Bacterial RNase P class A from an Acetobacteraceae bacterium, 410 nucleotides, folded computationally. Its mean pLDDT, the model's own confidence on a scale to 100, is 76. The source organism's lineage runs through Bacteria, Pseudomonadati, Pseudomonadota, Alphaproteobacteria and Acetobacteraceae.

[in-house]
């Protein structure tokens, strides 16, 4: 210098003007309340000043928790859902860190849902003889036969037919009942042997996953569990529109009191006549609506005081928190502990914006071999809503650090 790997950070800067919004202070007006009657507490609005005002993902709402309400006597089993190599971290996790095994890359490094396939069931398309108690299309080998055909003087051989052996080679497939080599055999075959693979046992190292070594076994056990299933572990439900408090007018509910009121029924008193109560019921009556009648529907004491529930509304929940920053210690790390320091949006269908100037990138055009220069254009993804820890997804561009491979020079 070129090509790459990994980790961390930023994500326009400065200035001016005008706006939006939370809080604080001052001031003016106004309202409620209080009293010692012109002052005070509190609220609203206007003005002035000060101060704070989006993100690394605020997103998807996928996982875990805090908080709140509801449900629940304890334990076990079953069902359902989830997780799944080992160790550690954490409030917890399906997250993170460190390892192990497998795969990829020359390498830095990257990917990996990775328990169990001798508990059972099931599946393995197409092709192929056969997709798993096995089986044989071409083929290889042995025996017997030989009508026709070929070779031969002939016996006989080939072809062909029948019976049997084999699984080496070919062929199919993603995958074919261990692989390579030597021996062996009629041909073959773990049939025998060596190495590799696999299984079991022992020893050593490691907390463990696992790794290394030795011995034994001729090989049994193809693959799929993000198929059912088995094993181990975990799991109550709903969510800030959770939930708590204060509570207006009007309507409706309940209680008390005053006034007014037909009949029946009902209740009380009374032998009875009757009297008293009863506004709950029925009839009658009154009012309203549909143009009138018939008919239908609706409403029916009235006034005052008090009580309780709910709606609109208001307040809280609501930001001092598994909090940010810096330093130190322990640890490979995730992380933990200690000390110091800071207070940093909040809200309600929702403020965080606009213009101008000077720069920094990016992009386009032109000039130049190039470094670069000139002009133009112009800021990526995106927008808090109870909060926190993660994951995933989107993102113009830039900066820093560590490392790998190659080339050149000293």
């Nucleotide at each position: 210098c070129c090509a790459g790997a990994c980790g961390g950070c930023c994500g326009g800067a400065c200035g001016g003007c005008c706006g939006c919004u939370g809080c604080c202070g001052g001031u003016a007006u106004u309202c409620u309340c209080g009293c010692u009657c012109g002052c005070g507490c509190g609220g609203a609005u206007g003005c002035c000043g000060g101060u704070g005002g989006a993100g690394g993902a605020a997103a998807g709402u996928c996982c875990g928790g805090g908080c709140u309400c509801c449900a629940c006597g304890g334990g076990a089993a079953u069902g359902c859902g989830g997780u799944g190599c080992c160790g550690g971290c954490u409030a917890a996790c399906g997250g993170c860190c460190g390892g192990c095994g497998g795969g990829g890359g020359c390498g830095a490094c990257c990917c990996u849902a990775g328990g169990g396939a001798c508990a059972g069931u099931g599946c393995c398309a197409c092709a192929g003889a056969a997709a798993a108690c096995a089986a044989a299309c071409c083929g290889c080998c042995c025996g017997c036969g030989c009508a026709a055909g070929g070779c031969u003087c002939g016996c006989g051989c080939c072809c062909c037919g029948c019976g049997g052996g084999c699984a080496a080679g070919g062929g199919u497939g993603a995958a074919a009942c261990g692989g390579u080599g030597c021996g062996g055999c009629a041909a073959g075959a773990g049939c025998g042997c060596a190495c590799c693979g696999c299984g079991c046992c022992c020893c050593c190292g490691g907390u463990a996953a696992c790794g290394g070594g030795g011995g034994c076994g001729g090989c049994a056990g193809g693959g799929c569990a993000a198929a059912c299933c088995c094993c181990a572990c975990c799991g109550g439900g709903a969510g800030c529109a959770a939930g708590a408090c204060c509570g207006a007018a009007u309507a409706g509910g309940g209680g008390c009191g005053a006034c007014c009121g037909g009949c029946g029924a009902c209740g009380g008193c009374g032998c009875a006549a009757g009297c008293c109560g009863c506004g709950a019921c029925g009839c009658a009556g009154a009012g309203g609506c549909g143009u009138u009648c018939c008919c239908g529907c609706c409403u029916c004491g009235c006034c005052g005081c008090c009580c309780g529930g709910g709606u609109u509304g208001g307040u809280c929940g609501c930001g001092u928190g598994a909090g940010g920053c810096g330093c130190g210690c322990a640890g490979c790390a995730a992380u933990g502990c200690g000390c110091g320091u800071c207070c940093c949006a909040g809200a309600g269908g929702a403020a965080u914006g606009g213009c101008c100037g000077u720069c920094c990138a990016a992009c386009g055009c032109c000039a130049g071999c190039g470094a670069u220069g000139g002009c133009g254009c112009g800021g990526a993804c995106a927008g808090a809503a109870c909060c926190c820890g993660g994951c995933u997804u989107a993102c113009a561009g830039g900066c820093c650090g560590u490392c790998u491979g190659g080339c050149g020079c000293c």